Notes
Predicted 3D model of a 350-nucleotide part of an RNA (small-subunit ribosomal RNA, central domain) from an uncultured bacterium. The coordinates come from a structure-prediction model, not an experiment, and the mean pLDDT is 87. RNAcentral holds the full RNA, with entries from ENA and SILVA.

Context: one part of a larger RNA
RNA sequence: CUGGGUGUAAAGGGCGCGUAGGUGGUUGUCUGUGUCUCAUGUGAAAACUCAGGGCUCAACUCUGAGAUGGCGUGGGAAACUAGGCAGCUAGAGGACGGUAGAGGGGAGUGGAAUUCCCGGUGUAGCGGUAAAAUGCGUAGAUAUCGGGAGGAACACCGGUGGCGAAGGCGGCUCUCUGGCUGGUAACUGACGCUGAGGUGCGAGAGCGUAGGGAGCAAACAGGAUUAGAUACCCUGGUAGUCUACGCUGUAAACGAUGGAUGUUAGAUGUUGGUGGAACCGACCCCAUCAGUGUCGAAGCUAACGCGUUAAACAUCCCGCCUGGGGAGUAUGCUCGCAAGAGUGAAACUC
Numbered sequence: 001c002u003g004g005g006u007g008u009a010a011a012g013g014g015c016g017c018g019u020a021g022g023u024g025g026u027u028g029u030c031u032g033u034g035u036c037u038c039a040u041g042u043g044a045a046a047a048c049u050c051a052g053g054g055c056u057c058a059a060c061u062c063u064g065a066g067a068u069g070g071c072g073u074g075g076g077a078a079a080c081u082a083g084g085c086a087g088c089u090a091g092a093g094g095a096c097g098g099u100a101g102a103g104g105g106g107a108g109u110g111g112a113a114u115u116c117c118c119g120g121u122g123u124a125g126c127g128g129u130a131a132a133a134u135g136c137g138u139a140g141a142u143a144u145c146g147g148g149a150g151g152a153a154c155a156c157c158g159g160u161g162g163c164g165a166a167g168g169c170g171g172c173u174c175u176c177u178g179g180c181u182g183g184u185a186a187c188u189g190a191c192g193c194u195g196a197g198g199u200g201c202g203a204g205a206g207c208g209u210a211g212g213g214a215g216c217a218a219a220c221a222g223g224a225u226u227a228g229a230u231a232c233c234c235u236g237g238u239a240g241u242c243u244a245c246g247c248u249g250u251a252a253a254c255g256a257u258g259g260a261u262g263u264u265a266g267a268u269g270u271u272g273g274u275g276g277a278a279c280c281g282a283c284c285c286c287a288u289c290a291g292u293g294u295c296g297a298a299g300c301u302a303a304c305g306c307g308u309u310a311a312a313c314a315u316c317c318c319g320c321c322u323g324g325g326g327a328g329u330a331u332g333c334u335c336g337c338a339a340g341a342g343u344g345a346a347a348c349u350c
Base pairs, nucleotide, nucleotide: 003322004321005320006319007304008303012318014201015200016199017198021194022193023192025088026087027086028085029084030083031082034080035077036076037075038074039073040072041071042070048066049065050064051063052062053061054060091191092188093187096183098181103177104176105175106174107173108172109171110154115149116148117147118146119145120144121143125136126135162169163168206247207246208245209244210243211242215241216240220236221235222234223233258317259316260315261314262313263312266295267294268293269292270291271290272289273288274287275286276285299306300305323350324349325348332343333342334341335340
C1' cells in the first nucleotide's frame, strides 16, 4: 500500500458553515470523453513461458509459437458514463397563513433564603462532631421581632418533558433575533449530498484590564483523627465563583455510535401539530406527520447487546486505526501574555 476495520478490543474529528474535490433524480435528442468491438501498425534482440531439435545427460544452445498485462491509427456500437441542447417534478428551495419551545442577545423587575448593619425583647450559653476541640458569647452572643444594605441563585410547576449543530439553556415582563415543525400548494426547476484546506462557535478551570464580592470555596491557618495524616471530619479563610471587554481552545466535549439518502414485522408510553368520527364542550377512539422513551420479528454482533432514533440491508462523501511500553514524550514548526495547545517521531525494550 492493499485488505480489514472504527458502541465496549486500536480507531468517529467537540460542533457548525463552507472552498477545491468526490458524488448525484427523471424524459427525449445529439456528440462519441470514458467504455465495448473489429482491423492494422508498433511493442528491437537477448531474457521469460510452451513445443520440438543438438552437444552421451544437464547447464547451455538452435528453431517455432506465445507473452511483452501497453500505445498509435482507421472502421463500427450507443446501454451505461461524460458533454451539449430541450424538457419534467418525486429531491432541494420557496410565497401564504398556523402550533409548540429553559433556542440566543439586551433592558427592567419579583419573592423566599443566607450573610452583614441598626434598634427592641431576653440571658448564658451557642456552634460543631462518631465523640470532641479550635471558634463565637456577659464589651450581651445563640433565639426572636422590626427596619435597612448587598450579592448570587431561581423552591413548587418540573416530567427517560421541551429547545439548540454542539458546548449548553430554567423566576417574571418587555424588546431585538435564529431555527425546527404541521397544513395548503401558487412558484423555481436538480439549484442536491458530502466536504481536504479554511473559517466561526465551543463546559469548566486558567490568564489580562476594570468593577463586584452575600454564600460557597482550591491555596493557607488552626482543631481533631492517626504510628504518621502535608487527607477524609470540624472552625476559619484568599484567589476564584459574578459583570464588562479581550485571550485560552481543552473535557469520560459520551449515545464512548460522523453526515446524507433509500429499503426492511410489530407492541406500548409520551411531546407538538393536522384531519376524521363523536360531542354542548372536554376526555376517549381512528388516521397521518415531526420528535422523544421502553420492549421486541428478521437480520447483525466475539459476546454484551443493537434492532424503522440500527450496531439490519445498500449507495455516496469525510475523519480515524494498524501490538504493548517508550509517549501524546523529544525535536522542529505554527498559535498563545503565560499556563499551555496543535502537529508529532525514534532509539531501546517486552